[in-house]
RNA sequence: AGAGUUUGAUCCUGGCUCAGGAUGAACGCUAGCGGCGGGCCUUAUCCAUGCAAGUCGAGGGGCAGCAGGACAUUUCGGUGUUGCUGGCGACCGGCGCACGGGUGCGUAACGCGUAUGUAAUCUGCCUUGUACAGGGGAAUAGCUUUUGGAAACGAAAAUUAAUGCCCCAUAUACUCUAAGCAACACAUGUUGCAUAGAGAAAAGCUCCGGCGGUACAAGAUGAGCAUGCGUCCUAUUAGCUAGUUGGUAAGAUAAAAGCUUACCAAGGCAACGAUAGGUAGGGGUUCUGAGAGGAAAAUCCCCCACACUGGUACUGAGAUACGGACCAGACUCCUACGGGAGGCAGCAGGAAGGAAUAUUGGUCAAUGGGCUCAAGCCUGAACCAGCCACGCCGCGUGCAGGAUGAAGGCCUUCAAGGUCUUAAACUGCUUUUGUACGGUAACAAAAAGUCUUCUGCGGAGGAUAUUGAGGGUACCGUAAGAAUAAGCACCGGCUAACUCCGUGCCAGCAGCCGCGGUAAUACGGAGGGUGCAAGCGUUAUCCGGAUUUACUGGGUUUAAAGGGUGCGUAGGCGGCGCAUUAAGUCAUUGGUGAAAUCCUGGUGCUUAACACCAGAAUAGCCGUUGAUACUAGAGCGCUUGAGUCAAGAAGAGGUAAGCAGAACUUAUGGUGUAGCGGUGAAAUGCACAGAUACCAUAAAGAAUUCCAAUAGCGAAAGCAGCUUACUGGUCUUGUACUGACGCUGAGGCACGAAAGCGUGGGGAGCAAACAGGAUUAGAUACCCUGGUAGUCCACGCCGUAAACGAUGAUCACUCGAUAUACACGUCAAGCGUGUGUGUCUAAGCGAAAGCAUUAAGUGAUCCACCUGGGUAGUACGUGCGCAAGUUUGAAACUCAAAGGAAUUGACGGGGGUCUGAACAAUCGGUGGAGCAUGUUGUUUAAUGCGAUACGACGCGAGGAACCUUACCUGGGCUCGAACGCCUCUGCUACCCUGAGAAAUCAGGGGUUCUUUCGGGACAGAGUGCGAGGGCUGCACGGCCACCGUCAGCCUGUGUUGUGAAAUGCUGGGUUAAAUCCCAUAACAGGCGCAACCCCUAUGCUUAGUUGCCAGCACGUAAUGGUGGGAACCCUAAGCAGACUGCCUGCGCAAGCAGUGAGGAAGGAGGGGAUGAGGUUAGGUCAUCAUGGCCUUUAUGCCCAGGGCUACAAACGUGCUACAAUGGCGUAUACAGAGAGAAGCUACUUGGCAACAAGAUGCCAAUCUUAAAAGUACGUCUCAGUUCGGAUCGAGGUCUGCAACUCGACCUCGUGAAGCCGAAAUCGAUAGUAAUCGCGUAUCAGCAAUGACGCGGUGAAUACGUAAACAGGCCCUGUACACACCGCCCGUCAUGCCACAAAAGUUGGGAGAACCUGAAAACAGUGACUGUAAAAAGAGCUGUAUAAGGUUAAAUCAGCAAUUAGGGCCAAGUCGUAACAAGGUAGCCGUACCGGAAGGUGCGGCUG
Repeated sequence: AGAGUUUGAUCCUGGCUCAGGAUGAACGCUAGCGGCGGGCCUUAUCCAUGCAAGUCGAGGGGCAGCAGGACAUUUCGGUGUUGCUGGCGACCGGCGCACGGGUGCGUAACGCGUAUGUAAUCUGCCUUGUACAGGGGAAUAGCUUUUGGAAACGAAAAUUAAUGCCCCAUAUACUCUAAGCAACACAUGUUGCAUAGAGAAAAGCUCCGGCGGUACAAGAUGAGCAUGCGUCCUAUUAGCUAGUUGGUAAGAUAAAAGCUUACCAAGGCAACGAUAGGUAGGGGUUCUGAGAGGAAAAUCCCCCACACUGGUACUGAGAUACGGACCAGACUCCUACGGGAGGCAGCAGGAAGGAAUAUUGGUCAAUGGGCUCAAGCCUGAACCAGCCACGCCGCGUGCAGGAUGAAGGCCUUCAAGGUCUUAAACUGCUUUUGUACGGUAACAAAAAGUCUUCUGCGGAGGAUAUUGAGGGUACCGUAAGAAUAAGCACCGGCUAACUCCGUGCCAGCAGCCGCGGUAAUACGGAGGGUGCAAGCGUUAUCCGGAUUUACUGGGUUUAAAGGGUGCGUAGGCGGCGCAUUAAGUCAUUGGUGAAAUCCUGGUGCUUAACACCAGAAUAGCCGUUGAUACUAGAGCGCUUGAGUCAAGAAGAGGUAAGCAGAACUUAUGGUGUAGCGGUGAAAUGCACAGAUACCAUAAAGAAUUCCAAUAGCGAAAGCAGCUUACUGGUCUUGUACUGACGCUGAGGCACGAAAGCGUGGGGAGCAAACAGGAUUAGAUACCCUGGUAGUCCACGCCGUAAACGAUGAUCACUCGAUAUACACGUCAAGCGUGUGUGUCUAAGCGAAAGCAUUAAGUGAUCCACCUGGGUAGUACGUGCGCAAGUUUGAAACUCAAAGGAAUUGACGGGGGUCUGAACAAUCGGUGGAGCAUGUUGUUUAAUGCGAUACGACGCGAGGAACCUUACCUGGGCUCGAACGCCUCUGCUACCCUGAGAAAUCAGGGGUUCUUUCGGGACAGAGUGCGAGGGCUGCACGGCCACCGUCAGCCUGUGUUGUGAAAUGCUGGGUUAAAUCCCAUAACAGGCGCAACCCCUAUGCUUAGUUGCCAGCACGUAAUGGUGGGAACCCUAAGCAGACUGCCUGCGCAAGCAGUGAGGAAGGAGGGGAUGAGGUUAGGUCAUCAUGGCCUUUAUGCCCAGGGCUACAAACGUGCUACAAUGGCGUAUACAGAGAGAAGCUACUUGGCAACAAGAUGCCAAUCUUAAAAGUACGUCUCAGUUCGGAUCGAGGUCUGCAACUCGACCUCGUGAAGCCGAAAUCGAUAGUAAUCGCGUAUCAGCAAUGACGCGGUGAAUACGUAAACAGGCCCUGUACACACCGCCCGUCAUGCCACAAAAGUUGGGAGAACCUGAAAACAGUGACUGUAAAAAGAGCUGUAUAAGGUUAAAUCAGCAAUUAGGGCCAAGUCGUAACAAGGUAGCCGUACCGGAAGGUGCGGCUG
């Protein structure tokens, strides 16, 4: 110090989350020791038991109990008497019990903190000083007796003491009263001095040392009271207050004061937050933080409050009293039922609650406290110990050597390695801790006691004796011995640390993002690793990170955020000069700021934690003395801010009245006749009862054409015919006047579009609602015909809009260019000055888009507003309103995002442009029939598997009768059917017979071949490696399909941008082409295009067999048959040729056009091969290869038979047809490319034929296969036919072990549908379509009408690119990025959740009124008590009060039938509102309507 998370990516805004530190903690796993600390955060809930406050006999009367003595008695054990002594229960008296200890209920307060005041006060014990202590009296407890009661506790009588109580005396001090002098002061006053009068004191004890008593003064300590400042949240708490605020008088108090009372006045507090409600003890400090801050308020210290709840006083120096009293209440206990007792928020301990917090311990040795002359007693304060890893700190669990780098685990590329691992064993060393034994502290200075010395006193010194809970502990020593001692969490990123197995969106993990659907570094286990370590993790909470409330230190055009606009109150801020004051400010100095804490330096525990000592620090507050720049106060001036005045100017500024013309509609009259109107197309509607159209006249209401603008005016809303009246503001010039009069502006007031509301008018047009017609699946819409509120006027409400420049007001400063309105000037055009209105642009700013003198720049002042999204501008409450509604304005719950700007794509029922057998034009098909073939479906024991939009469906398959074959049924095998390797054997190889469907089994025969003698071939046995058409094409390689033979896809360097990215590749032309040219912040390059390759079209050269034959010769019935030829054809090798090269036109060029020339071919001549980067998780694990998984007497292997050929139905691809451009018959002509030895077969013979029998040539330019359409002649004559050939019957042929399921072919017979095919749809642009036949692969044969090739014959048409389809490029919009097959809205339905309302019901707290009213206090009275008389008291009455009761209302919470909306939820329903022109642009306000999104009207905005 940052990091993760919104996106395909980017920048920003913004929330959520993490890493750090901390804790009185808890929980999980684990645990060796010590030191120092800490330990009921919850129920201020209830408590058994013990202890926590007593002491003094040197105050007193006394003497129960204990000890001793004396006396008496005695059974010799004792017993009795005696206060005689030590002492002492209970009692009177004194002091203490108001400290110490606990808790945090209450309290938002002078409670606390801080600083003052007390001239408004008190203070026991302590210290100092002055003075004093004389005399007298009456009681009472105890004790004794009697007596009540269960007890607690009393009652009566008698008697008695005091340092208890009372009276008298004394009083220079004290108090009060009166008047006086002096000094001082902050108002009342204070101090000192002197005078007079009045009043009030005392206690004794003693060991003779002393300890006490009274009054006054002073100090110290402690306390009371008052004041300034500070001290939580809510304004959805805005008004509160009658003793209230003040005065006078009196009372009360230690003391000021409405503290109390009477009277008088009407004040006091509050937006600088009163009052009310909620919460809470406050501080020193603690945690965190760089700090400023934020949070907390355990332990320790200070203050406060409380002591079962509420009230009350008494005593006392001090209390409204934790272990005192009285009363009331609740609760618990005892009881003899009549009455009584109690208060752990002291220490332990118990119960309950809770996630959770300890022993019913020891000691007064020390420190401290109470009493005491003292010894001493008391002390759960305190000091110690016990329990608990609760925290901090320290130590240890060993150290060194040791490689066969062991076994074992884990991993692996697998027989080799890596890792745990120098780890272990083993050797040597050490001994902290622990164990055993031994020694053994400090804390104890002593005080006090006794003795003694000095001293005037106070006091000081010396000697001597005693006392340790902790504890035989810390510590020290000795001994043996590695001996007694390691876990927890994590390992996807953040975040250090990785592999295997298991699991298979399951189980589970998770702080955030997110993992898990068969190869999970994220789940569980293991091995390994990382981190910390007697701990480690988790949970909870606080601060931090978070500049995410921003004082330090944020923002508001579009992300959340500028009020709709102005005026203006309080407040805040404010021009220039001079002198002044010194409040702010700055400085010096004094006081305070408790200690502890923090920090620094030391010291002490072996170190540290810890403790101690010293220092430093300390915001702030108060005082004091100075300074005077700035701010401020008061004063005097100034003119530039602001305003006034004079002269002018422009303008839809406002209000009122009057007037004008055009148009629409209506009415009346006329002309006139069949339609008008309306739409995408229609219909509703109007019209022969005369519309529409045209003319004339009249009425009425609303709005003002042109001018008109990017213009003008106004604070905004807004303002438009013309004229008049009244009126606001602005600007210019002049510089006459005032002299800071200013700016902003919380509350407040005023204005405020449209819609809407009220009352009364008005109503032409338009037009929510409504009605009808269309559209549609529907159409509560868009379109059409009508049409009411409304729109208009007057008056009154409403108070909101995308009321927008989404940009508050004011002032100052900061480059330029240009346009425009108005005015002025030194004004021709120009130009200058000023005020407005716009555009472009520099710096600068900004996340960017953009803004840019009209700032979103640079500064200043004031106001308003924001703090993740949703819930929600909702609920509740309040104000306003007639209502509609508006203003203010949450939470529970829920999500990890929501959002802004820009980028690249994709998409658009957006735009531009280009191309294409895309459309159009033309030819021929498919879809209808029959058949073939493939697919779906169905069926089946099985009908094997895959492909299945384009891009599956005559596809894998270029040959399913067996085989193939993967499927089914049945029969068999289990190292196996096969390859190879190792070992052994030569039998079982082979032949024959039998069984069987075969595989196979049984029997018999047989004893193999070769050799370099090692062996090998073959066969068998053994041994493992094997095997699998089982799964995953979504783990893969390879190959392939489509977009697409489309023109695209990228890179380097440079440049632009914060960046994603852009540029290049865009633009203007051109091309088949990112082809080329030009322009250009780009310049180059790569993969594609093209070319290079093959076939073909022309020619040439070479070569001349098996091909050819012009000329020559021979020969035949005939044939290149033969000699020969090398011309031609051809064959097959090479070369040439075409390049817009030439011409004309156009063009800058590239290039284009031409019935151009030339040429076999002309603009790529035709065809092929060739397929960029990518896309479709496209296809294939069943061609092959391959990871992982699965199977091993089976999912492997062998065999027989069956199936893949099934058949209500549907689809695709084909063949044959429907006929005369044809069928049939006879005759006859011309190819190319192939193939051929288990082959092609000439020829001959037989058969109607398939074919058979014979026979010949050819391993092929030699032989064979071997043409059809065509041509010629004949026939048929438009019919279900001499078309068509399905189907079926019969007989055959061929292949093959075998044609039943299930082959092809031949012959004869039979002769189905079908007469050109609906919607729709496919192919083709030239040697193409169409048509005709031929060949080949596979193959025994063949289901081939398929596939791949070959040639023969051989057309038609393209005007053109508007629309549809597909694609390329550019621009644009986007809420899409799985990318429009996208996204997404609302109702309804289901489940869950929280919240709101609700008849009511239950409860809480705080009050009010009335009734009743305890104790106690005060007042009065007081016939009773008391006394000589009194004082005083009991009693009675009154006052206000605690508690209780009743009543009405407010308030807060719980529950509630039911109701409303909201949130959430892989795959529900209805629609399609929004995002693209989202298919009617969207949105805002308002009104009406509608299942729902929503629709429509009016006005507004452009987002």